[in-house]
Context: one part of a larger RNA
Molecule: small-subunit ribosomal RNA, 5' domain
Organism: uncultured bacterium
RNA sequence: GAUGAACGCUGGCGGCGUGCAUAACACAUUCAAGUCGAACGGGUGCGUAGACUUCGGUCUGCGUAUUAGUGGCGGACGGGCGAGUAACACGUGAGCAACCUGCCUUCCAGAGGGGAAUAACGCAUGGAAACGUGCGCUAAUACCGCAUAACACAGCCAUAUGGCAUCGUAAGGCUGUCAAAGGAGCAAUCCGCUGGGAGAUGGGCUCGCGUCCGAUUAGGCAGUUGGCGGGGUAACGGCUCACCAAACCGACGAUCGGUAACCGGACUGAGAGGUCGAACGGUCGCAUUGGAACUGAGAAACGGUCCAGACUCCUACGGGAGGCAGCAGUGGGGAAUAUUGGGCAAUGGGCGAAAGCCUGACCCAGCGACGCCGCGUGAAGGAAGAAGGUCUUCGGAUUGUAAACUUAUGUCAGAGGGGAAGAAAGAAAUGACGGUACCCUCGGAGGAAGCCACGGCUAACUACGUGCCAGCAGCCGCGGUAAUACGUAGGUGGCAAGCGUUGUCC
Numbered sequence: 001g002a003u004g005a006a007c008g009c010u011g012g013c014g015g016c017g018u019g020c021a022u023a024a025c026a027c028a029u030u031c032a033a034g035u036c037g038a039a040c041g042g043g044u045g046c047g048u049a050g051a052c053u054u055c056g057g058u059c060u061g062c063g064u065a066u067u068a069g070u071g072g073c074g075g076a077c078g079g080g081c082g083a084g085u086a087a088c089a090c091g092u093g094a095g096c097a098a099c100c101u102g103c104c105u106u107c108c109a110g111a112g113g114g115g116a117a118u119a120a121c122g123c124a125u126g127g128a129a130a131c132g133u134g135c136g137c138u139a140a141u142a143c144c145g146c147a148u149a150a151c152a153c154a155g156c157c158a159u160a161u162g163g164c165a166u167c168g169u170a171a172g173g174c175u176g177u178c179a180a181a182g183g184a185g186c187a188a189u190c191c192g193c194u195g196g197g198a199g200a201u202g203g204g205c206u207c208g209c210g211u212c213c214g215a216u217u218a219g220g221c222a223g224u225u226g227g228c229g230g231g232g233u234a235a236c237g238g239c240u241c242a243c244c245a246a247a248c249c250g251a252c253g254a255u256c257g258g259u260a261a262c263c264g265g266a267c268u269g270a271g272a273g274g275u276c277g278a279a280c281g282g283u284c285g286c287a288u289u290g291g292a293a294c295u296g297a298g299a300a301a302c303g304g305u306c307c308a309g310a311c312u313c314c315u316a317c318g319g320g321a322g323g324c325a326g327c328a329g330u331g332g333g334g335a336a337u338a339u340u341g342g343g344c345a346a347u348g349g350g351c352g353a354a355a356g357c358c359u360g361a362c363c364c365a366g367c368g369a370c371g372c373c374g375c376g377u378g379a380a381g382g383a384a385g386a387a388g389g390u391c392u393u394c395g396g397a398u399u400g401u402a403a404a405c406u407u408a409u410g411u412c413a414g415a416g417g418g419g420a421a422g423a424a425a426g427a428a429a430u431g432a433c434g435g436u437a438c439c440c441u442c443g444g445a446g447g448a449a450g451c452c453a454c455g456g457c458u459a460a461c462u463a464c465g466u467g468c469c470a471g472c473a474g475c476c477g478c479g480g481u482a483a484u485a486c487g488u489a490g491g492u493g494g495c496a497a498g499c500g501u502u503g504u505c506c
Stems, first nucleotide, its partner, number of pairs: 001505003005502005012375006018368002020333001025331003029328001031326001034073003039070002042067011080286003090210007099203002104199007112146001114144002121136006152177006159170004182191003212258003219249002224246004229241003261283004265276004288309005311322004339365001341364003347361001348359004379407003388399004412447001414442005422433001450495005455476003461490005471478002
């Protein structure tokens, strides 16, 4: 000098930041991912018209609102945490002639004709519940054949050209394979659908270099190292498997053990360097512990599924339910770290044609002197140098222009009045913050100063008490009867809404 700090004493205001570093300990409760009725069939409410009526209503059509289910898109983003990981995890620089990419942009081409189901629903039924079971009915942008079929894919043929080893690219021929869905609107048209090319974005993989400590860890390794072949993947590859060979790594530190997410950066320092990786940004990993796959463009999926373990809860004892390292909040641990707040107004995200809905992301407010910055607690005059205190050689000295007193002012806080920008969209409407910031007025110096030190280092000295006691102390060292070093008082010095102490780094 710095700090995500803590502790002691003290504490007026504001702005901007920041706040579980410990138990990746366990969690009550609310909320944190939905949306689309312009994909679909039902249900329900309301309005309206018609038919029937036993006058109770019933049925049908239309409109409107709503939505459990089917279906689509999104739940792989955003948010949290740092346990694991010494590794192509990260950083940096290259490569993929070995790859994928929903939504988006652009270009080319297309959408013909059929089918069979199933939830919802109805009936019956099991169970304490969670949740089912049987039979029957129905729709679709859900599902399945058929047609169409190339610049797509696969195989074969031959040509040109290029390169980086396998090979790539381009045009050509033959054979084979594969597609589709509709909705809204009076309509125009719009939104969608299918195949393909290109782009953009996002990812996957490979490699060079860099990346902590220990040799009181010296040998390690059996899919191990390589090959042929099969499988698998979006793709290369012992990724996996059968067979064959016996390799491969290592004092330029393998293996083993310990520690640790990495970086942009932060702190310090003249620099070199050292230390750190909170907040903000990028990457990675994780989501009660371990394992696994499903769906999907994308997951081996925090608020999805299955299995196993531990734990908690419900139970009719047969069986079930759960996962805050999301935002708040609770217990616990700890020296120690906040509200079970407001709003979607802005920015951004998901869905939707839109209106809009959702959004503890985010924007705000609350709490904490935790940090940085700013402001105030007054200003000018004022000598009888008052009183009081302290010291005294008793003369006086000092506190000290300090106070009193006089004059003027009005920051902050308080009260009253006015009152934003942030709002963008064609008009209109729309602000959580917030009646906040800011402006005007009112009143009165009125409500606002402490902490540490004073032997030397080191700026600041006397008195009393104590008597190697009580105590102080960062080092040297003080204290055993005159202690500037202990305690108190007066005075003084330093910093100041803080001041000291402790921890840690340079």